[in-house]
Context: one part of a larger RNA
Molecule: large-subunit ribosomal RNA, domain II
Organism: metagenome
């Protein structure tokens, strides 16, 4: 992992609700007794319980009563029938759908492992070093001292046994739940070790690591309380039909849990312009926008009319100036969620109508589930006018929604799947091939733009508007001229058109700057403006606009549907076609409504998670029942092409070898692909 079996909403009592049955202003017995065909039934049994009257603290009064001075008002009542039983839904108390803690407590069992203590034993090859002390000799006034011997100390040295466990490798479903191999430390000591013995669970022991206390330790192990508790995780078993949510609000030691409301479902009653939509009429409002010489604030430029301050000048005073500051004034232009002289569209409330569209809506009661939402559009707050970000409002979709499109892709576009059909029409989107379906017309694009992107840049190209120049010759090219006073003045070493400053005149001219750029040390030289000639027809520029170009650098191949395409790209127009579970056609099923005695017909529905409601299938057992059937073959097992909308049911064949369906009714240990489920097998 697979196969088989087992495996989870039960039972008791109490309460409540609808249903079914009995009786009914009543209903009903419990214990118990009697009888009996004796797990039962029948008859009796009225104790008790519920109901039929309430109100008040009570006295008490009573369809009323209490409060109260009240014959006022108000509160609670009366004006609606209950009760007993049955099965069912839900709640409460119980383990209460099943499995699951870590823990807590009680009483015991453990020091055979290990830690420490105590008692009594045992063990430590061999080799080395050579303390104190002592003796001899030397030496001294005498000690100290020196020297030679002797001696044999030590948590001394080297190193086996023994013991420890520092390093590396191997081992890692091991040979081993801690070892092996090669090295390492201690090895007369705080040494190692045998046996006996002591103290224990909030306790012991501890040269202290929260270590050890039998492979278990920040509180051992066993049994019990015990089915502890688990707002948590997982699991929860047959079928079909009808309806069908929520991820919000308030409160919560509350935030992944609850309670109530909202939203779902089922029942009863009510509502019929009723409920929604729509239309008309009436209304509240301060958003978008706008405005601010209408407030509160913010804020720019200009002016210089006024006042004040600062600064400079002057100063005896009077004063003068001001690229300074504030306030006011004048002119102009502006900003605001917490500004408003104004002010929509929508939305909201009420009334009326409603031929049309939808079929709701209200009240009461039973049962829920939901209270982690997500993305997209629009209006906003937070953030960075970031986030597949976060928080609101509003709508949609997903959630709980299949189908078609978007290459793929919950949330985007189209569209809401009862079943069947080798029928038709369409939606979005498409029509060159993959791949169903296309042609025509007029433009644009040359970038494979199409098939990702900004500021910005550019004689790309389309269309348009406007301003100029032009046969008295434009624009571009070519040829020629481009001069004189003068090297203007100043400055400067120099400054001559061309370092810089000032001025920028005049003359000759068709025209020519006191000079556009290059250049020189300064001159020179080249060139431009400007003019003439040549040439011979359009030219120069600004703005708007369509489509393109550059800008364009990132981490696996990808800004990819592929092929390919110059249209098969883009824009406009025309007529076709393809295309879905949409719509239609034909057949069938089912739910609700209406009609009908019925048969049946018509109309409208039939996506669906949580959840609610309804109808069924099957298993085991009991009763009818000593049933039908059964060795001419029961149950069980295997196979098959049959029937039924499904759970399922028949029939036949084989096996099997003795029981046993179906029907009706009743009762449950009643349905398993899943709980890291349990047991067995492979």
């Nucleotide at each position: 992992u697979c196969c088989g079996g087992c495996g989870a909403c039960u039972u008791a009592c109490c309460g409540u609700c609808a249903c079914c049955a009995g009786c009914a202003a009543g209903g009903u017995u419990a214990a118990c007794c009697a009888u009996u065909u004796c797990u039962g039934a029948u008859g009796g049994g009225u104790a008790g319980c519920c109901g039929a009257a309430g109100c008040g603290a009570a006295a008490g009064c009573g369809a009323g009563u209490c409060u109260g001075a009240a014959c006022a008002g108000g509160g609670c009542g009366a004006c609606a029938a209950g009760u007993u039983g049955g099965g069912g839904g839900c709640g409460g108390u119980a383990g209460a759908c099943g499995c699951g803690a870590a823990a807590c407590c009680a009483c015991g069992u453990g020091a055979a492992c290990u830690a420490c203590g105590c008692a009594u034993g045992g063990c430590c090859a061999g080799g080395u070093u050579g303390a104190a002390g002592u003796g001899g000799g030397g030496g001294u006034a005498a000690u100290g001292c020196c020297u030679c011997a002797u001696g044999g100390a030590g948590g001394a040295c080297c190193g086996a046994a023994c013991u420890c466990a520092c390093u590396a490798g191997u081992g890692u479903u091991g040979a081993a739940a801690a070892a092996c191999u090669a090295g390492g430390g201690g090895a007369u000591g705080a040494g190692c070790u045998g046996u006996g013995u002591g103290g224990a669970g909030g306790a012991u022991u501890g040269a202290a690591a929260g270590u050890a206390u039998c492979a278990u330790c920040a509180a051992a192990c066993g049994u019990g309380g015990a089915g502890a508790u688990a707002g948590c995780u997982c699991g929860u078993u047959c079928u079909c039909c009808g309806u069908g949510a929520a991820a919000u609000a308030a409160c919560u030691u509350u935030a992944g849990g609850g309670u109530u409301a909202a939203c779902g479902u089922c029942g009863a009653g009510g509502u019929a312009g009723u409920u929604g939509g729509c239309a008309a009429g009436g209304g509240a409002g301060g958003u978008a926008g706008a405005g601010c010489g209408a407030c509160u604030g913010a804020a720019u430029c200009g002016g210089a009319a006024u006042g004040g301050g600062g600064g400079a000048c002057u100063a005896c005073c009077c004063g003068u100036c001001u690229a300074c500051c504030c306030a006011u004034c004048c002119g102009a232009a502006c900003c605001a969620a917490a500004c408003u002289c104004c002010g929509a569209a929508u939305g909201c409330c009420c009334u009326u109508g409603u031929a049309c569209c939808a079929a709701g809506c209200c009240u009461c009661g039973g049962c829920a589930g939901c209270u982690a939402g997500a993305c997209g559009g629009c209006g906003g707050g937070g953030g960075a006018u970031a986030a597949g970000c976060u928080c609101c409002g509003u709508c949609g979709u997903c959630g709980a929604g299949a189908g078609g499109g978007g290459a793929a892709c919950a949330a985007c576009c189209c569209a809401g799947a009862c079943c069947g059909c080798c029928c038709g029409c369409u939606a979005a989107g498409g029509c060159c091939c993959c791949c169903a379906a296309g042609u025509c017309a007029c433009g644009c694009u040359c970038a494979g733009u199409g098939c990702g992107a900004a500021a910005g840049g550019a004689a790309g190209u389309u269309g348009g508007a406007c301003u100029c120049c032009g046969a008295a010759g434009a624009c571009a090219g070519u040829c020629c001229g481009g001069a004189u006073g003068u090297u203007g003045g100043c400055u400067u070493a120099g400054a001559a058109g061309c370092a810089g400053c000032c001025a920028u005149c005049a003359u000759u001219u068709c025209a020519a700057a006191a000079g556009u750029g290059c250049g020189u040390a300064a001159u020179a030289g080249c060139u431009u403006a400007c003019g003439g000639a040549u040439c011979g027809a359009g030219g120069a520029g600004u703005c708007c606009u369509g489509c393109g170009c550059c800008g364009a650098u990132a981490a696996u191949g990808a800004a990819c549907g592929g092929g390919a395409c110059u249209a098969a790209g883009c824009g406009u127009g025309a007529c076709g076609c393809c295309g879905a579970a949409g719509c239609g056609g034909c057949g069938g099923a089912u739910u609700g409504g209406c009609a009908g005695c019925a048969a049946u017909g018509c109309c409208a529905g039939u996506g669906g998670u949580a959840a609610c409601g309804g109808a069924g299938c099957g298993u085991c057992g009991u009763g009818u029942g000593g049933c039908a059937g059964g060795g001419u073959g029961a149950a069980g097992g295997g196979g098959c092409a049959c029937g039924g909308u499904a759970a399922c049911g028949a029939g036949c064949c084989c096996u099997g070898g003795a029981c046993g369906a179906g029907a009706c009714a009743c009762g449950a240990g009643u349905g398993a692909u899943c709980a890291u489920g349990c047991c067995g097998g492979a």